[in-house]
RNA sequence: AUCUUAUCGAGAGUGGCUGAGGGACAGGCCCGUUGAAGCCACAGCAACCGGUUGCCCUAGGGCAAUGCUGGUGCUAACUCCUGCCCGGCUCGACCGGGAGAGAUAAGAU
Numbered sequence: 001a002u003c004u005u006a007u008c009g010a011g012a013g014u015g016g017c018u019g020a021g022g023g024a025c026a027g028g029c030c031c032g033u034u035g036a037a038g039c040c041a042c043a044g045c046a047a048c049c050g051g052u053u054g055c056c057c058u059a060g061g062g063c064a065a066u067g068c069u070g071g072u073g074c075u076a077a078c079u080c081c082u083g084c085c086c087g088g089c090u091c092g093a094c095c096g097g098g099a100g101a102g103a104u105a106a107g108a109u
Base pairs, nucleotide, nucleotide: 001109002108003107004106005105006104007103008102013042014041015040016039017038021031022030023029025083026082027081028080043075044074045073048071049070050068051066052065053064054063055062056061057060079101084098085097086096087095088094
């Protein structure tokens, strides 16, 4: 980097350095000198993988529990909203479904 599978309406921030940008992309709409992004420290959330415990079938898995000095991830807004297709109606800046794109994890090449 590509592919496969799963999940994406919940959850969780302070300080220091620094100094203008950031929210993937586009259009919106937001956040930002009452300090963006980045880096560092400490803290936290979650529970995908791993660990541990129990149960079940079976020889490898399935289910449940557990935060566990483990591996990632994450800590504004539903993945901030929409972006293509379909459907519904009280046709509206409306509602619903699916795809695509994106993010994260695990595995494969």
Predicted 3D model of a 109-nucleotide RNA (SAM riboswitch aptamer (S box leader)) from a Gemmataceae bacterium. Model confidence (mean pLDDT): 87 of 100. It was read from a public genome assembly, where an Rfam model found it.